RNA sequence: GGGCGGUUAGCUCAAUGGUAGAGCGUUCGCUUGACGUGCGAAAGGUUGAAGGUUCGAGUCCUUCACCGCCCA
Numbered sequence: 001g002g003g004c005g006g007u008u009a010g011c012u013c014a015a016u017g018g019u020a021g022a023g024c025g026u027u028c029g030c031u032u033g034a035c036g037u038g039c040g041a042a043a044g045g046u047u048g049a050a051g052g053u054u055c056g057a058g059u060c061c062u063u064c065a066c067c068g069c070c071c072a
C1' cells in the first nucleotide's frame, strides 16, 4: 500500500429502515441475626467522528479515526 471483519450501557453482546434492548455489574427496596441466594424496582446510551439518501438511519451510501486478521 491492497482486501476483509469489527466499533451500540461499566463489561459481554443483540436489534426487518419505524419508541435502542438482554445478560452480568451498580444503586435502592423486600427477604436474613448478618452476608450470600432469591424476588421487585431504578439509574446508566450524542449507537467511534463528519456528511449524504430517506417521511424516518444503529441499520443503506461516502470519507475519516481506532482495533483485529489476511496479502504484498
Base pairs, nucleotide, nucleotide: 001071002070003069004068005067006066007065010024011023012022013021018055026042027041028040029039030038048064049063050062051061052060